Description:
Predicted 3D model of a 535-nucleotide part of an RNA (small-subunit ribosomal RNA, 5' domain) from an uncultured soil bacterium. Its mean pLDDT, the model's own confidence on a scale to 100, is 81. The RNAcentral record of the full RNA draws on SILVA.
Context: one part of a larger RNA
RNA sequence: AGCGAACGUUAGCGGCGCGCCUAACACAUGCAAGUCGCACGAGAGUGGAGCAAUCCAUGAAAGUGGCGCACGGGUGCGUAACACGUAGAUAAUCUGCCCUUCAGCGGGGGAUAACGUUCCGAAAGGAGCGCUAAUACCGCAUACAGCGUUCGGUGGUUCGCCAUUGGACGGCAAAGGCUGGGAUUCGCAAGGACCAGCCACUGGAGGAGGAGUCUGCGGCCCAUCAGCUAGUUGGUAAGGUAAUGGCUUACCAAGGCAAAGACGGGUAGCUGGUCUGAGAGGAUGAUCAGCCACACUGGUACUGGAACACGGACCAGACUCCUACGGGAGGCAGCAGUGGGGAAUCUUGGUCAAUGGGCGCAAGCCUGAACCAGCGACGCCGCGUGAGUGAUGAAGGCCUUCGGGUUGUAAAGCUCUGUGGGGAGAGACGAAAGAAUCGGUUCUAACAGGACCGAAGUUGACGGUAUCUCCUUAGCAAGCACCGGCUAACUCUGUGCCAGCAGCCGCGGUAAGACAGAGGGUGCAAACGUUGCUC
Numbered sequence: 001a002g003c004g005a006a007c008g009u010u011a012g013c014g015g016c017g018c019g020c021c022u023a024a025c026a027c028a029u030g031c032a033a034g035u036c037g038c039a040c041g042a043g044a045g046u047g048g049a050g051c052a053a054u055c056c057a058u059g060a061a062a063g064u065g066g067c068g069c070a071c072g073g074g075u076g077c078g079u080a081a082c083a084c085g086u087a088g089a090u091a092a093u094c095u096g097c098c099c100u101u102c103a104g105c106g107g108g109g110g111a112u113a114a115c116g117u118u119c120c121g122a123a124a125g126g127a128g129c130g131c132u133a134a135u136a137c138c139g140c141a142u143a144c145a146g147c148g149u150u151c152g153g154u155g156g157u158u159c160g161c162c163a164u165u166g167g168a169c170g171g172c173a174a175a176g177g178c179u180g181g182g183a184u185u186c187g188c189a190a191g192g193a194c195c196a197g198c199c200a201c202u203g204g205a206g207g208a209g210g211a212g213u214c215u216g217c218g219g220c221c222c223a224u225c226a227g228c229u230a231g232u233u234g235g236u237a238a239g240g241u242a243a244u245g246g247c248u249u250a251c252c253a254a255g256g257c258a259a260a261g262a263c264g265g266g267u268a269g270c271u272g273g274u275c276u277g278a279g280a281g282g283a284u285g286a287u288c289a290g291c292c293a294c295a296c297u298g299g300u301a302c303u304g305g306a307a308c309a310c311g312g313a314c315c316a317g318a319c320u321c322c323u324a325c326g327g328g329a330g331g332c333a334g335c336a337g338u339g340g341g342g343a344a345u346c347u348u349g350g351u352c353a354a355u356g357g358g359c360g361c362a363a364g365c366c367u368g369a370a371c372c373a374g375c376g377a378c379g380c381c382g383c384g385u386g387a388g389u390g391a392u393g394a395a396g397g398c399c400u401u402c403g404g405g406u407u408g409u410a411a412a413g414c415u416c417u418g419u420g421g422g423g424a425g426a427g428a429c430g431a432a433a434g435a436a437u438c439g440g441u442u443c444u445a446a447c448a449g450g451a452c453c454g455a456a457g458u459u460g461a462c463g464g465u466a467u468c469u470c471c472u473u474a475g476c477a478a479g480c481a482c483c484g485g486c487u488a489a490c491u492c493u494g495u496g497c498c499a500g501c502a503g504c505c506g507c508g509g510u511a512a513g514a515c516a517g518a519g520g521g522u523g524c525a526a527a528c529g530u531u532g533c534u535c
Base pairs, nucleotide, nucleotide: 001534002533003532005531006530007529008528009527012383013382014381015380016379017378018376019375020341025339026338027337029336030335031334034067035066036065039064040063045058046057047056048055049054074294075293076292084218085217086216087215088214089213090212093211094210095209098207099206100205101204102203103202104201106140108138109137115130116129117128118127119126120125147170148169149168150167151166152165153164154163155162156161176199177198178197179196180195181194184193185192186191220266221265222264227257228256229255232254233253234252235251236250237249238248239247269291270290271289272288273284274283275282276281296317297316298315299314300313319330320329321328322327347373349372350371351370355369356367357366358365359364386416387415388414389413396407397406398405399404420476421472422471423470424469425468426467430462437455438454439453440452441451442450443449479524480523481522482521483520484505485504486503490519491518492517493516494515500507501506
């Protein structure tokens, strides 16, 4: 000098930050990931008309399907490692959504949930039979490029191959939905064909962003750890992967690492940074940001563009709960909150208004991300507790050489001010949008419709908060540590090696500036000290 601090005494206000460092201990309760009816079938209920049958409108919950759930949020157990940092490689790779661009979207089929029905089970849940739809699933057609086989040209190369270009054969795709339509065509009409727009769909090429893999170098302790290694080291072949590779397997060879520290043990997430220091360095890795790892413990795969997946699945284990004893359910290292541990660390709050994310054409829905509020002097910063004047140097206290000195302009008194507090009133910035409407441009056969631009217009949790105005009264707001030296600040009384103090030196045994109290003083101040830790 510093701190995510704690403890003691004290405490007026505000702003901005920060707040389980210990048990990755166990968790009651609520919430934290949904959304789409413009993919699909079905439809409880409600409203209206009707005497009724019935018709019209709206439409919950559930289901199939799509996208999301791999983001965001938490924690630091493990990890001494290509985990991280930095510089490269990928001619050894992948990439949903997004952007640009090229081409396409023809024609069929069989199911299945929901539902109905019959059953089983205490429950969780499950079985049989029957019906039905799709942008669900499966063939067929067509197909540039890519893919497989094969024949060439040019350039590059790590000599494996890569880029580009030309030919032959083989095999590979798709899905519709919504809005609108003057004319044409089918139709009595509704509607369909067809056309236009939007959103989707399929196959390529390029991009952006993201990810995987490999390599050089760098950053802890112990040699009282000196030898370690059998998929071990290399090769061939095969498998596997998006991809290289003992990654895996078979066979062959006997290698590989190590005093420039292998192997073993201990400790530890790494970094930008942070603290300190003149620097070099030392210590550290809270908050914020990047990367990694983990999700009760251990293992495994499935789905998917991406997981070996915190609020998904399966198996095993420990623990907790339910049970009709046959069997089941669960995972806060998400936000709050509880118990426990501890010197110690907060509310079971508000809102999606903004920013951002998911889904949706959109309206919108969801969002404990986020933004706010609450608690805590935990930190930093700012403000206040009054200002001016005032000598009979008042009273009182303390000291005294009894003369006086000091507290001390301090108080009182007089003249003012009104920050904070209290009362009354006005009252924000954060809001830009999006939707509907109108106008223009453009796509178009089109005055539909879509896209873009402009106008107009809606939306605030915080919050009646900040801020401003008026009123009110000096009225409501100062403590803590120290005073022997280091080290700024001195006397009296009590005590008598006692009681006690103490960071070091050391004080205390009858005049103690060092203990305790008082008066006075010094320092800092809404804080001041003590303890712990780092330089």